About this RNA
This is a predicted structure of a 71-nucleotide RNA (transfer RNA) from a Patescibacteria group bacterium.

[in-house]
RNA sequence: GGGCCUAUAGUUUAAUGGUAGAACUUCGGCCUCCAAAUCCGAUGGCGUAGGUUCGAUUCCUACUGGGCCCG
Numbered sequence: 001g002g003g004c005c006u007a008u009a010g011u012u013u014a015a016u017g018g019u020a021g022a023a024c025u026u027c028g029g030c031c032u033c034c035a036a037a038u039c040c041g042a043u044g045g046c047g048u049a050g051g052u053u054c055g056a057u058u059c060c061u062a063c064u065g066g067g068c069c070c071g
Stems, first nucleotide, its partner, number of pairs: 001070007010024004018054001026042004047063005
């Protein structure tokens, strides 16, 4: 220098263009003599900027970060 893959919650990850879900974590409650575990509930997210579309996490382009390959 060229090519490919990838980016969603604090973490690990789902989601055929049509209201972004789950598990763990955290917080609150229930239970208990106290605590843990169990159970119930809550908080919290689509890398950035454009484009296409009635509608974009999803499709297209560029950029940024990470990974791999070629030279």
Annotation:
It matches the Rfam family "tRNA". The family's RNA type in Rfam is transfer RNA.